[in-house]
Formats: sequence, C1' cells, structure tokens
RNA sequence: GGAGACGGUCGGAUAGCCGCUGUCGCGCAAGCGAUGGAGGAAAGUCCGGGCUCCACAGGGCAGACUGCCAGGUAACGCCUGGGAGGCGCGAGCCUACGGAAAGUGCCACAGAAAACAGACCGCCGAACCCGGUGUCCGGGUGGCAAGGGUGAAAAGGUGCGGUAAGAGCGCACCGCGCUGCCGGCAACGGCAGUGGCAGGGUAAACCCCAGUCGGAGCAAGACCAAAUAGGGAAGCCUGCGCAUUGCGCAACCUGCGGCCCGCAGGUGCUUCCGGGUAGGUCGCUCGAGGCGUCCGGUGACGGGCGUCCCAGAUGAAUGGCUAUCGGUGGCGGGAUCCGCCACCCACAGAACCCGGCUUACAGACCGUCUCCCACC
Repeated sequence: GGAGACGGUCGGAUAGCCGCUGUCGCGCAAGCGAUGGAGGAAAGUCCGGGCUCCACAGGGCAGACUGCCAGGUAACGCCUGGGAGGCGCGAGCCUACGGAAAGUGCCACAGAAAACAGACCGCCGAACCCGGUGUCCGGGUGGCAAGGGUGAAAAGGUGCGGUAAGAGCGCACCGCGCUGCCGGCAACGGCAGUGGCAGGGUAAACCCCAGUCGGAGCAAGACCAAAUAGGGAAGCCUGCGCAUUGCGCAACCUGCGGCCCGCAGGUGCUUCCGGGUAGGUCGCUCGAGGCGUCCGGUGACGGGCGUCCCAGAUGAAUGGCUAUCGGUGGCGGGAUCCGCCACCCACAGAACCCGGCUUACAGACCGUCUCCCACC
C1' cells in the first nucleotide's frame, strides 16, 4: 500500500416563536405555569412469555413442534461455550447434527446390473469335449468380477503375495463393527486388542426414540350510564323414585382446540319475524425496566450498591419556521485550513407489554484479527 474476516456505534443536536398532546400544580371557567412526547428495526406476525377470560382444572388418544453436548434465561425454535462433519492459504464461516443392525418405501436417465444384484467390452482355458493346416489356433461345457465402460453412487481403499485367470483368498496399513483402559460433567477423543466385515445413499420419505405443548386473545376482559318491545307467531314439552306444593336421579342442551373419559353450568327446548344499544371509564404503562459502578464467570449472563422515570394517542398527538453547531455533497482558494451554495438525505411511524429471530437500510465512524506485495 492492497485484499479480506469478525464485532460495535450513529443515522442529528441546541435555542427561540407558533401549533398539537400526556402528567402535575393553580384557576368557577376561559386559560396559565412546570415537565415529558415515534424505532434500530416501531416492519413481518415467525417463535417464547407476562397479563385477561373460558375455568375450579384433570387423564388418555390423535396432532403439532424441537432434535450433538453442557450452560444461560421467565421461557424459546433464541443466546453462549464446547464436540463432530464440511468449506476457506488464513482470520473465520456453514450445519434440518438422535436412529438406516426394528420395519416399509425411493435412488430418474444411463448402465449387464441400483440388491434375493448382475456380465456390455472382456480375462482364463488348470480339468473335460469338438474341429483344423496340430508342442499351435478356433470353439464348447466351465471358471472370474480383479481391468475397462455407464453413473452422484456398482460386492470398502492402497500395496504385496497367491492363482489357470481372479477374488479379504491370505498378509500389512487405513476404514468399519465389537470389547477393554485412559482423558473429559458430557458430546467425543486417544491407546490397545479382536473380527474379514452387516454393499451404499436417503428419515427436509413413512417410521422408531427422547423432550415440549389446553384454547382464545387488548377488537382479551372489567365497570358505569342510557335505551327498546322482560315483543309476536308456530311446533315439541319424556321416564323413574319420594311426594301436598315440590325435590332428586335419568334424559336433553351448553362449555372445556379435534375425539374419548371426566368435570362444570342450565332445565323448558327448537324455528321464523321484528325492535333497541354500539356512549363513557378502566385495562394503558413502574417494568423478567434503563443508566453508572463493583464483584463472580472463558462467555451468554448473574449478584451487590447507587441513581433515573424516559410516549400513552383513540380516526388516532409527538409538527412547522428561523438561527447556530454538527454531518454529507459540490465549487473556489495557499497543504493543515478558510469561504460560498445546497441538503438533513436511506429503511421507515408506537396502539397491552416484554425477550428473541427474520427482513429493509443512503451515508459516516470505531476496534480487533488474517493474508498478499514493496522497502528498511
């Protein structure tokens, strides 16, 4: 000097005037004063919860989700740290990462053959047979799957021996399975022995295994006020026991995501026509809260101490103008710097709240690390 990798920050600030709005105070009221007022994603509604109701809230089946290990967390499909596999020279990055020896399915085309595997080109001719120009050639019975071809993948790989030619047929090493020991909380790793060894892939195919899971959602829900017509028509109105009215059981209906059990509520039920209300208050912002600092921890994070209150609208407020600073771009000048002009740029707007993930993003900046080149 160049090229990268990972992490983080900002994405305007201050003052004045006018306007809107929350809270608090004063005021009979109008209004006045003080003090706040849209994000890093407010987005997607993809996960997890808090909260509210069903409802006092169970058991099972089905279904859905997650899937290496250990931690963090209220919890998670998130985060942190490890392991394994893969990519990269490297810093680093990716993983839908339990099980294929429980079973079933699938692997197009090509290829002989994709599993109860098979012979296209080929190799052999030791054994037996036939023919001929005969210590050789050709063919047949037969032997082979090592070589070549096809393919993403073809009876583990490389080498040596052996054989008629070959083959884990034998051996060495590697791979794989099993056993033992050691290290590690564990995933897993290392070492040793043993076995010729279940041909591969696919479970983001069905399936098996382990774990988790009620539902609906602030348009949840609670309260207040007001109003109408506590309206009209039709149909049905069951059984048993006690019994004067009536009560209990059954039956029926409703509710609990689907089904079953179970539980709770109701006892008149079903259908049609017609009418009223849709206003207000709460929920609504003090939180698994922010900031600072110390301690513990590799880290996510946890704890102690101190400090702060930081939007609550409801057809939906949080804005407009001016000036200065800051930033960006352009132009001019004598580098640092100065002056002038324009702009505040991107993605984008709270609606019960919080922890994540994912997606979008003009421009500017900071830190750490890796590789390459040149010079000293």
A computed fold for a 376-nucleotide RNA from a Gammaproteobacteria bacterium, annotated as Bacterial RNase P class A. Taxonomically the source falls in Gammaproteobacteria (Bacteria, Pseudomonadati, Pseudomonadota). Of the family's consensus pairs, 98% are formed in the model. It was read from a public genome assembly, where an Rfam model found it. The prediction has a mean pLDDT of 75.